[in-house]
The RNA shown here (c-di-AMP riboswitch aptamer (ydaO/yuaA leader)) has 145 nucleotides and comes from Chloroflexi bacterium HGW-Chloroflexi-9. It was read from a public genome assembly, where an Rfam model found it. The coordinates come from a structure-prediction model, not an experiment, and the mean pLDDT is 76. The organism belongs to Chloroflexota, within Bacteria.
């Protein structure tokens, strides 16, 4: 110089999955930062739970997170193809829509059992990815001159 790996700090994706503190420890490029548990306090998100409203034949049990549902082919049965529909990105200030390009459509949990639902009770704030080239204008907030 190249390509890979790894450990750390940045950026920024995806997502409720952040943010500010104390304390103790580690680490580092050691004025100072950042990091694992842990308390605290702020914000985010999830489930249960009344009157009313709705359900209120039965079977094939029902059910909750999530965007991850539904047809139709093909299959060596693990799965593949396509189509409707759902989601998610675009190099950097947020948000929306319109063209266009690229992806994702998984997982897990509850345990016979739950419609909405004030008060009230509870949980959770993980993971998992990218990194020197950049899609295209339009609106509308917001900053600056």
């Nucleotide at each position: 110089g190249c390509u890979g790996g790894u450990g750390g700090c940045c950026u920024g994706c995806u997502u409720a999955a952040u943010c500010g503190u104390c304390a103790c420890g580690c680490g580092c490029u050691c004025a100072g930062c950042g990091c694992a548990c842990g308390g605290c306090g702020a914000c985010c998100g999830g489930g249960g739970g009344a009157a009313c409203c709705a359900a209120c034949g039965a079977c094939u049990g029902g059910g909750g997170u999530g965007a991850a549902u539904c047809c139709u082919c093909c299959u060596a049965c693990g799965g593949g193809a396509g189509g409707a529909c759902g989601g998610g990105c675009g190099u950097a200030c947020u948000g929306a829509a319109c063209c266009g390009g690229c992806c994702c459509g998984a997982a897990c949990c509850c345990g016979a059992c739950a419609g909405c639902u004030a008060a009230c009770c509870u949980c959770g704030g993980a993971g998992g990815c990218a990194g020197u080239c950049u899609g295209g204008g339009u609106c509308a907030g917001c900053c600056c001159g």